[in-house]
The RNA shown here (c-di-AMP riboswitch aptamer (ydaO/yuaA leader)) has 136 nucleotides and comes from a Peptococcaceae bacterium. It matches the Rfam family "c-di-AMP riboswitch aptamer (ydaO/yuaA leader)". Rfam links the family to the GO terms regulation of gene expression and cyclic-di-AMP binding.
RNA sequence: AGUAACAGAACACCGAAUCUCAAUUUUGAGAGUGGGGGAACCGUAUAUUUUGGGGUGAAUUGUCUAGUUUUUAGACAAAGGGCUACCUUUCGGUCCUAACCCGGCAGCUAACCUCGCAGGUGUGGAAAGUGGUGUU
Numbered sequence: 001a002g003u004a005a006c007a008g009a010a011c012a013c014c015g016a017a018u019c020u021c022a023a024u025u026u027u028g029a030g031a032g033u034g035g036g037g038g039a040a041c042c043g044u045a046u047a048u049u050u051u052g053g054g055g056u057g058a059a060u061u062g063u064c065u066a067g068u069u070u071u072u073a074g075a076c077a078a079a080g081g082g083c084u085a086c087c088u089u090u091c092g093g094u095c096c097u098a099a100c101c102c103g104g105c106a107g108c109u110a111a112c113c114u115c116g117c118a119g120g121u122g123u124g125g126a127a128a129g130u131g132g133u134g135u136u
Stems, first nucleotide, its partner, number of pairs: 011122004018031005032117006042107001052105001053102004060078007079097006087129005
């Protein structure tokens, strides 16, 4: 000097998953924010039943190949979603398309009722515009 790993701090990212107060082993409350249930009206019988149905979430659909009792794996395409460092948009680049829950049951839905505030991670090219700050 370089590379790699670990630890701490700062910053940043996915996500609703943050902040404050009190108490002090624990916990409770509030603000903010996300979800579910739940009238009339509307919608719905073209519905429901072993073809179950439904919810959170971007995480769905189709084709092909291999395997195959079934389960499965991969590729491609459409569609959906994230990142690209002040912010927004665009261009280019790049990645993801899971997992879990309810338990025969739920359309929308005011009042009302109710639940959550976790977990995981480390990118960095350009143009235009907006806004802010500092200096002169």
Model confidence (mean pLDDT): 77 of 100.